[in-house]
Context: one part of a larger RNA
RNA sequence: GGCACACGGGGGAUGCCUAGGCUCUCAGAGGCGACGAAGGACGUGAUAAGCUGCGAUAAGAUCAGGGAAGGGGCACAUACCCGGUGAUCCUGAUAUUUCCGAAUGGGGCAACCCCUCUAAGUGAAGCUUAGAGAUCUAUACUCUUUGUAGUAUAGAAGCAAACGCGGGGAACUGAAACAUCUAAGUACCCGCAGGAACAGAAAAUAACAAUGAUUCCCCAAGUAGUGGCGAGCGAACGGGGACAAGCCCAAACCGGGUUGGUUACGGCCAGCGCGGGGUUGUAGGACUGCAACAUCUGAUUGAGUACUUUUAGCUGAAUGACGUGGGAAAGUCAACCAGAGACGGUGAGAGUCCGGUAAGCGAACUAAGUAUUCACGGUAGCAGACUCCUGAGUAAGGCGGGACCAGCGAAAUCCCGUCUGAAUCCGGCGGUACCAUCCGCCAAGGCUACAUACUCCUGAGAGACCGAUAGUGAACUAGUACCGUGAGGGAAAGGUGAAAAGAACCGGGAAUACCGGAGUGAAAAGAACCUGAAACCGUGUGCUUACAAGCGGUCGGAGGCCUCUAGUGGGCUGACGGCGUGCCUUUUGCAUAAUGAGCCUACGAGUUACUCUUCUCGGGCAAGGUUAAAUGACUCAAGUCAUGGAGCCGCAGCGAAAGCGAGUCUGAACAGGGCGCAGAGUCCGAGGAGGUAGACGCGAAACUUUGUGAUCUACCCAUGAGCAGGCUGAAGGUUGGGUAACACCACCUGGAGGGCCGAACCAGUUUCCGUUGAAAAGGAUUUGGAUGACUUGUGGGUAGGGGUGAAAGGCCAAUCAAACUGAGAAAUAGCUCGUACUCCCCGAAAUGUAUUUAGGUACAGCGUCGGCGUUGAGUUACGUGGAGGUAGAGCUACCAAUAGGACUAGGGGGUGUCAUAGCCUACCGAAUCCUGAUGAACUCCGAAUGCCACGUAAUAUAGCCGGCAGUGAGGCUUGGGGUGCUAAGGUCCCAGGCCGAGAGGGAAAGAACCCAGACCAUCCGCUAAGGUCCCUAAAUCCGGACUAAGUUGAACAAAGGAGGUCCACUUGCUUUGACAGCCAGGAGGUUGGCUUGGAAGCAGCCAUUCCUUUAAAGAGUGCGUAACAGCUCACUGGUCGAGCGAGAGGGCAUCGAUAAUACGCGGGCAUCAAGUCCGGUACCGAAGCGAUGGAUUUGUCUUAUAGACAAGUGGUAGGGGAGCAUUCUCGUCAGCGGUGAAGGUGCACUGUCAGGUGUGCUGGAGCGGCGAGAAAAGCAAAUGUAGGCAUGAGUAACGAUAAGGCGGGUGAGAAACCCGCCCCCCGAUAGACUAAGGUUUCCUGCUCAACGCUAAUCGGAGCAGGGUUAGUCGGGACCUAAGGCUAAGCCGAGAGGCUACGUCGAUGGACAGCUGGUUGAUAUUCCAGCACUUAUUCUUUGGAGUGAUGCAGUGACGCAGUAGUGAAAGUACCGCGAGCGGACGGAAGUGCUCGUUAAAGGGCGUAGGUAUAGAGUUGGUAGUUAAGUACGCCGACUUUGCUGAAACCUGAUAGUACCUGGCGGCUUCGGCCAACGGGAUAGUGUACCUAAUCAGACUGUCAAGAAAACCUGCUAAGCGUUUACUGAAGAAUAACCCGUACCGCAAACCGACACAGGUAGUCAAGGAGAGCAUCCUGAGGGGCUC
Repeated sequence: GGCACACGGGGGAUGCCUAGGCUCUCAGAGGCGACGAAGGACGUGAUAAGCUGCGAUAAGAUCAGGGAAGGGGCACAUACCCGGUGAUCCUGAUAUUUCCGAAUGGGGCAACCCCUCUAAGUGAAGCUUAGAGAUCUAUACUCUUUGUAGUAUAGAAGCAAACGCGGGGAACUGAAACAUCUAAGUACCCGCAGGAACAGAAAAUAACAAUGAUUCCCCAAGUAGUGGCGAGCGAACGGGGACAAGCCCAAACCGGGUUGGUUACGGCCAGCGCGGGGUUGUAGGACUGCAACAUCUGAUUGAGUACUUUUAGCUGAAUGACGUGGGAAAGUCAACCAGAGACGGUGAGAGUCCGGUAAGCGAACUAAGUAUUCACGGUAGCAGACUCCUGAGUAAGGCGGGACCAGCGAAAUCCCGUCUGAAUCCGGCGGUACCAUCCGCCAAGGCUACAUACUCCUGAGAGACCGAUAGUGAACUAGUACCGUGAGGGAAAGGUGAAAAGAACCGGGAAUACCGGAGUGAAAAGAACCUGAAACCGUGUGCUUACAAGCGGUCGGAGGCCUCUAGUGGGCUGACGGCGUGCCUUUUGCAUAAUGAGCCUACGAGUUACUCUUCUCGGGCAAGGUUAAAUGACUCAAGUCAUGGAGCCGCAGCGAAAGCGAGUCUGAACAGGGCGCAGAGUCCGAGGAGGUAGACGCGAAACUUUGUGAUCUACCCAUGAGCAGGCUGAAGGUUGGGUAACACCACCUGGAGGGCCGAACCAGUUUCCGUUGAAAAGGAUUUGGAUGACUUGUGGGUAGGGGUGAAAGGCCAAUCAAACUGAGAAAUAGCUCGUACUCCCCGAAAUGUAUUUAGGUACAGCGUCGGCGUUGAGUUACGUGGAGGUAGAGCUACCAAUAGGACUAGGGGGUGUCAUAGCCUACCGAAUCCUGAUGAACUCCGAAUGCCACGUAAUAUAGCCGGCAGUGAGGCUUGGGGUGCUAAGGUCCCAGGCCGAGAGGGAAAGAACCCAGACCAUCCGCUAAGGUCCCUAAAUCCGGACUAAGUUGAACAAAGGAGGUCCACUUGCUUUGACAGCCAGGAGGUUGGCUUGGAAGCAGCCAUUCCUUUAAAGAGUGCGUAACAGCUCACUGGUCGAGCGAGAGGGCAUCGAUAAUACGCGGGCAUCAAGUCCGGUACCGAAGCGAUGGAUUUGUCUUAUAGACAAGUGGUAGGGGAGCAUUCUCGUCAGCGGUGAAGGUGCACUGUCAGGUGUGCUGGAGCGGCGAGAAAAGCAAAUGUAGGCAUGAGUAACGAUAAGGCGGGUGAGAAACCCGCCCCCCGAUAGACUAAGGUUUCCUGCUCAACGCUAAUCGGAGCAGGGUUAGUCGGGACCUAAGGCUAAGCCGAGAGGCUACGUCGAUGGACAGCUGGUUGAUAUUCCAGCACUUAUUCUUUGGAGUGAUGCAGUGACGCAGUAGUGAAAGUACCGCGAGCGGACGGAAGUGCUCGUUAAAGGGCGUAGGUAUAGAGUUGGUAGUUAAGUACGCCGACUUUGCUGAAACCUGAUAGUACCUGGCGGCUUCGGCCAACGGGAUAGUGUACCUAAUCAGACUGUCAAGAAAACCUGCUAAGCGUUUACUGAAGAAUAACCCGUACCGCAAACCGACACAGGUAGUCAAGGAGAGCAUCCUGAGGGGCUC
């Protein structure tokens, strides 16, 4: 380390539970709001953070009613209270009800700020309290103003879930593309209403018969229609029901009123409004005449009465005992009630314990309903017929649209826009173009309950709905925490126990952590609390493990250990051996190195609706079957029963139809043929499948629509701010020269520039680092710009097919070739992935045709299930008979092609003196002949196989109809072909086989090759392929041969090479002696001739290469020489003694032979074999065959549901059948259960499987068997969802390399806390102030779980307490900019847009406080001192004019540059006041260190600046909306002002160094530090230097550089000499609201963090230096939390 067992931790599944949900039913209610809503903010408790309640009368007040003993909400604590004088609590009414919000006095960044009037405190300013003060509409009224006016009364405004009506109105999608069409008048936006809304009393529908408003339901009907006649869309009439209800005006006519016209003054006419009258189509009414005063009714209003209901409540029957137990309601025994046995609770199942339940009773107030009475309304007849009336820019028409079933069509009807435009009862409209007849109706005015739709809400209930990953997102402080700028998005999280009896006390420990005892309790169930699974992490025990190679199992098995019912028992372990490449998906094919999964637990996918279609099964009835809506009854929501026959299907078909009809159509046909007839349907239920719906689940990129965003960034607008220092030296100018005058030149001056160098600042060039970072873009170094087209702050503007863009498709909140959010929406996805228990039977396809089709689909083919019927179609074998043109073959048999030869028509060439004739020709060559020979598209021929037919035999298929599929990617191999290269593991066909979907044996290993088709079991037998030396089962078997190469034995390696070897053959030589070896000879003519310098056998040429001697010997086979010489061969003899050569063929070997880890027989290895070939005999060998036993399917038989026999039982997609488990319901077992249910965890038994049963322990309250039913009904995978836990791993890292060390203190504990000393770092910042932003982080005490990247005694952490003080600082009560809002007005379907007057809006203008001291924490705020501003009052003293929302001036402005003045700070010097400083003592000096300081305000008015300046007087004046004495303009005169630092005086009795006393602390005992108290002293020097100031200065320059208020002056109305108004002096009084802590280049802001990033402005010491560069230092701060 492994396996097993035991015991734990961890975690929170499972079981049980329910406080909360979900879906409905019946009732109620259907609104709230200017009498201030909905919704909030802030408060409110003794203590109070959250929720709830409430509102300054604040978990509540008053009154009435109910009720009866306790109460002060959730919320269990302490304290203190209340209550029989009736509390708490419940009901009703009343009062109070801050602020925001329609929000309404004005404003505004909601919950805040600021006003006016009246009244009061109170009394002027100021403050407080109470009330009123918005806009619009309607009506009425008012008026020197007739209006954008005022007053009065009434109303509106906003919110709210669905339902309703109306105005606008998509897209995805479907059509397998898409445009008409669809989706859909849907989603969405907008307006408005009601408890319902809308519609509605025929200018209707029909059809020769009629009905009689509207709405809703069931049919009609998926019909008529419509429709790229595609996808789809889709009525009406009529029938059955629910419910029912009808009316009023306008007009004619009459009356009176008013206005106007006209008049002959009598009237008449017209308009307007009022009253009566009147309201319809077989016309009605007016009018004229007659008659009557009824009847019916109400939806209108008011009053009364009664009853019912609603809002608290009340009465309300009946049980005891025993034993078990912690507890009885269970059990046992014995009772009782019941108009009550619903339900819930009580320590376990309760009719009789409690609350209740059945039944009955009860109400001051409020509201509703019903009934009724009265009042108040409405309603009628007959006849006549002269006249009058009966809805006009209407109906209708043209054109263009829309709505209807109707998409422009033959297109009626209705509605809208536009242009036209009637009739008047002798009239008009409609009846699907139009016309006629006929029929119906009376438009152009209006109202109208019920039946119908919906549920934010209230009450009472229900569920074959959920039970904490479920059910609402939410069972709990949930629309919370959290995320986002915002619109918006959006969690997790239940359980102690009957009762807190919530663990006194003791011990360990620093501890109130935790642990061990003790105690409580039935049980620790112990608060991280019921049960407590798994992953995961441990501890103990048994066996096992250190030569061992692995999908970890399985089969066999030695040894060891444990056990008892002691047996051939059971359990644990497992040395060693055999075999063995996970699961899923997708594929021709996966161990694949193709996909998916870290592990566990829970959740997670073919469902539901629709009598829409079809089939099967079960049931009812049957030539019939059946009801729908609805209604009634009952034991009353769903149900049952009855009624309901409207309708539907069937009973008759055929035809395009008219039509005819057991027939009909076609046709001339009484012919043929097609389709029919010769009777089975229909309703309900269940199941298979389809259709329409999201339709098995998850998944886009996109499209559309309404909104939200310019705190990032782009550009723009307004208003502010910033840029060390150095360099260069333009224009212009002065002076000088120069010119007739210019020009021009020089010095100096001057200070321009998208100028130069370079910090801050902005940018981001190079390289490196970083890349699970310090950082979701940074760091280091380097670099670019740095007075400009510069950078930056604050406030604004532009918005999604839009913006903005010095343009990169850049940017628009870490998102951009079209942002983000919600919705349409579950868009669509011919695509990918996933799709969950078991067993049994059968079992494919990867082909054809077509396809905007090729990875999809339709039909056919092949599968399965059911049915049907035919002696039999199917298959195989044999026999017989056929058709055919392939393989082959052939081509004097065609066609085409073809090598050689012969012969040769014809042609060419030559010759013939030219030519003709002729001749020659090794040239071309038809035809013919001979020899040879080719062909998929040649055939004189021509098989095998296959195919067809018949016959026989065997077998049991085949066919048809119907339900349901899957498949339509195939692959290899063998044979026949095409293509290709007679390439491919290529591709395309045909015929087989196999894999696919097939396991087993062999081929080492291998989808397909060889053998062979697995129902199960067996430690039985026989074989196949293939094997038998060992690995490894079986022959070292038998006989013969070959191979020597480890060939065999990687690839069957080739051409080619080769005295390898064996075999068979042909041929030659050979005892007359072959072949090889050895010994010897190998001569002469002659150096042949020629050639040549030479050539003699051997450079070359010639030849008749001759002759001679020989056993033999070439005018020479090689070597050699200058040429000879020399050596040698052929040839011959001797020796030896038997075979020796040549050729072609076969077997096995050999070379050829070269690839990267290792030699590649599977290995060891094997040589008369364990190689190769031939022959033989045994054996082994599979899931094959057999044997024994068993299961099951089908068929047959049968004694008939049991058996026998026969044949089967591999299997993917797929079809069919039978079951198991889970949850719930009904019935039943009058089931089980505290003597222990479910769940959990072991063990045993059992079934073919899914599973089941029993039992031990745990657990502590529910659960089951059987028969049926209904489903949120079974998980390993979906880069699934959620939670938990692993692995990596005690690994990386611990966030700037500015740095720590020591001593002391505290403490349980100190590297980090506190103190001290030393060291180090920053020092234009790492110091100080302030804006934004944050929002208590500030200070003090206590604490250390968590937070802090480590520890912590510390902290920006936790708990508690405390802290922010203003007339003058900032903001408001003042002003305006960009811009926002905007009564009126204009525009627009609506929402809304634009916008004047106004009103808001700082980043700007205006505006009055300084120094010192003080706290733990605040200070220009408190205190001290000294100031200033505004207002009011009083006192004193003046003025004659005063006076505004009007007018004028002023306010009032760019940029750059230069000079002067000149603080403070700093430095230096001098003086002064102190202190320090001497090696042992004293004195002095040179020295060293520190200090030597001080504001606003008041006074003074200097330096400087200014001269086209300032001030004053005065004349004229047409402008300044009226006026003006003012301003402006034009003049005259006088005057020197105007502005203004610093310094100086005052402020100044303050404060510092220093001296002295000294709490206290430390100590080396010498001393050191020191809060706090007290006290005094020294310059009111000089120099250098500059900021602010002067200064709205000056100079230069071109790009020409806010507004308003304040302030000054002027006058108008008005007021005024008593006094309005106002000046001066003094005194007194008054002076409101908000901010103020702390951080603020950062650990507190923006970046998810205590993050190397970002963040506007102000101050700015010393040395060196031009400098804010850089280095070192000061004040001050820090050493960056391991």